[in-house]
Molecule: transfer RNA
Organism: Xylaria castorea
RNA sequence: GGAGCGGUAGCUCAGUGGUAGAGCAUCCGACUGCAGUUCGGGCGGUCAUGGGUUCAAUUCCCAUUCGCUCCU
Repeated sequence: GGAGCGGUAGCUCAGUGGUAGAGCAUCCGACUGCAGUUCGGGCGGUCAUGGGUUCAAUUCCCAUUCGCUCCU
């Protein structure tokens, strides 16, 4: 220099055009002598950034940026 994949909650990850979700973590409650386990509930998001297409974009297109891998 070229190519591919990826960036979504504190962490690990789903989500192939129509209200952004799960598990873990955290907080509250039930249970318990206390704690843990278990059960119920809550909190938590500029979907990397900027444009474009569309009635509507996390999703499609372009550019930029960061990470990983491959080629040279």